[in-house]
RNA sequence: GGUCCCAUCGUCUAACGGUUAGGACAACUCCCUUUCACGGAGUAAAUGGGGGUUCGAUUCCCCCUGGGACUA
Numbered sequence: 001g002g003u004c005c006c007a008u009c010g011u012c013u014a015a016c017g018g019u020u021a022g023g024a025c026a027a028c029u030c031c032c033u034u035u036c037a038c039g040g041a042g043u044a045a046a047u048g049g050g051g052g053u054u055c056g057a058u059u060c061c062c063c064c065u066g067g068g069a070c071u072a
Stems, first nucleotide, its partner, number of pairs: 001071007010025004018055001027043005048064005
């Protein structure tokens, strides 16, 4: 250089084009406990950037950015 794949809460990971964007761990608050831990209840937290298609895009298309695999 060429071909292909991936990008969602702090981390990992779901989501027929119509979801309140869900779950686990972590964090925080409260309860429990003499305290910690365990356990219980709850809270906050995310779609890499730009454009396009569509009534509607996390989802489909293009470009960019970043990461990866193969190949030369």
About this RNA: The RNA shown here (transfer RNA) has 72 nucleotides and comes from a bacterium. Rfam family: tRNA. Rfam classes the family as a transfer RNA.